Predicted 3D model of a 71-nucleotide RNA (transfer RNA) from a Chloroflexota bacterium. Lineage of the source: Bacteria > Bacillati > Chloroflexota. The RNAcentral record of the sequence draws on ENA and MGnify. RNAcentral records the identical sequence in 2 taxa.
RNA sequence: GCGGGUAUAGCAUAGUGGUAGUGCGGGUGCUUCCCAAGCACUUGGCGAGGGUUCGAUUCCCUCUACCCGCU
Numbered sequence: 001g002c003g004g005g006u007a008u009a010g011c012a013u014a015g016u017g018g019u020a021g022u023g024c025g026g027g028u029g030c031u032u033c034c035c036a037a038g039c040a041c042u043u044g045g046c047g048a049g050g051g052u053u054c055g056a057u058u059c060c061c062u063c064u065a066c067c068c069g070c071u
Stems, first nucleotide, its partner, number of pairs: 001070007010024004018054001025043006047063005
């Protein structure tokens, strides 16, 4: 230098052109003599910019970071 892949919540992970889920975690409450466990509610997210579209996390382009291969 060239090609390919990945990027979703604090962590891990699913998803798909039409309300973004799950588990763990955080908070509050119930329960308990206390703790733990359990239960209920809640919290918090689509790497950045642009394009297509009525509508983009999803499709296209560029960039960024990381991984793999070639030279």